Record summary: The RNA shown here (SAM riboswitch aptamer (S box leader)) has 109 nucleotides and comes from Pedobacter sp. MR2016-24. Taxonomically the source falls in Pedobacter (Bacteria, Bacteroidota, Sphingobacteriales, Sphingobacteriaceae). Of the family's consensus pairs, 97% are formed in the model.
RNA sequence: CGCUUAUAAAGAAAGACGGAGGGAUUAGACCCUGCGAUGUCUUAGCAACCUGUGCUUACAAGGUGCUACAUUCUACUAGAACGUUACGUACGUUCCUGAAAGAUAAGUU
Numbered sequence: 001c002g003c004u005u006a007u008a009a010a011g012a013a014a015g016a017c018g019g020a021g022g023g024a025u026u027a028g029a030c031c032c033u034g035c036g037a038u039g040u041c042u043u044a045g046c047a048a049c050c051u052g053u054g055c056u057u058a059c060a061a062g063g064u065g066c067u068a069c070a071u072u073c074u075a076c077u078a079g080a081a082c083g084u085u086a087c088g089u090a091c092g093u094u095c096c097u098g099a100a101a102g103a104u105a106a107g108u109u
Stems, first nucleotide, its partner, number of pairs: 002108006013043005021032003026075004044067003048064003051060003071101001076098001079095006
């Protein structure tokens, strides 16, 4: 790198460096950003997974991880409601199911 499984609408800050874009890719939106973003380091915090205690309910914070906006939202799919209509199950809005992709954790050829 790849593969398997699981999880994610909650939670959680400052300082230093640095100096321009960034929020995974593509497209469309929306937002953050010289009142210094993204990123790196330090400290602090949170508690998703492993771990430990504990025993049905929680605690701890050792290992990873995380600390703007639901994985920022939408896109693919099966439905439902409402509306429009030229009455074609066509279009729009909302809700919702299951996926894809990415992220994280544990395991693994």